Predicted 3D model of an 88-nucleotide RNA (Glycine riboswitch aptamer) from Halomonas sp. The sequence is in RNAcentral, with records from Ribocentre. Of the family's consensus pairs, 89% are formed in the model. The prediction has a mean pLDDT of 80.
């Protein structure tokens, strides 16, 4: 110096989808709670093709599911960028 991996930092970037219906509470708000219907995928979680085993099974993702989460903004947010630090 470069590459890989890990975590940290930054008023960094960062998508989708109900301002839904009923009840109820109040500090009346795009609010809380309960119930119902609809919807989203990019926290987390689960599933699998090749392949390996061959009894079970193991087995990637931005794919699939939607348990969880979410459906103005904010927060969060996979992933990305930058900075320094540590390891190989």
């Nucleotide at each position: 110096a470069u590459g890989c991996a890990u975590g940290u930092g930054c008023g960094g970037g960062g998508a989708g989808a109900g301002a839904c219906u009923g009840g109820u509470g109040c500090a009346c708000g795009a609010c809380g709670c309960c119930a119902g219907c609809g919807c989203c995928g990019a926290a987390g979680g689960a599933g699998c093709a090749a392949c390996g085993a061959c009894c079970c099974c193991g087995g990637a993702a931005a794919c699939u599911c939607u348990c969880a989460g979410g459906c103005c903004a904010a927060c969060g947010g996979a992933c990305c960028g930058c900075a320094a630090u540590c390891g190989c």